[in-house]
Model confidence (mean pLDDT): 81 of 100. The RNA shown here (transfer RNA) has 72 nucleotides and comes from a Candidatus Aenigmatarchaeota archaeon. Taxonomically the source falls in Candidatus Aenigmatarchaeota (Archaea, Nanobdellati). Rfam family: tRNA. It is annotated as a transfer RNA. About the family: Transfer RNA (tRNA) molecules are approximately 80 nucleotides in length.
This record gives sequence, structure tokens and C1' cells, in this order.
RNA sequence: GGGCCGGUAGUCUAACGGCUAUGACGUCGCCCUUACAAGGCGAAAGCGGCAGUUCAACUCUGCCUCGGCCCA
Repeated sequence: GGGCCGGUAGUCUAACGGCUAUGACGUCGCCCUUACAAGGCGAAAGCGGCAGUUCAACUCUGCCUCGGCCCA
């Protein structure tokens, strides 16, 4: 340099172009307990960046960027 795959809460993960973006762990608050753990209830927190297509984009397209694999 070229090709392919991937980037979604702190971590991991799901999402026929249209639902309030899914779940688990973790964090915080309340309940429970003498207390802790476990358990119950609730909350905060996310679509790598910029454009384009579309009535509508996490999803499709282009470029950039980061990571992995392969070729040279």
C1' cells in the first nucleotide's frame, strides 16, 4: 500500500429502514436484615466521526478514524 471483518452505557451483547434502542453484569437509591450477603423495587448511563440517500437511518452508500485477520 491492497483486501476482508468489526466499532452500540463502565464491561459484554441484541436490534425486518419506522415500537420509548434489548438484555446481562456492574454502579447509585429505596425496601428487607442487628449488620453483611442474597433477594425485591426503582434510577442514571449508549448507536466511532462527517456527509449523502430516504417522509424516516444503529440499519443503506461514500470518506475519515480506531481495532483484528490476510496478501504484498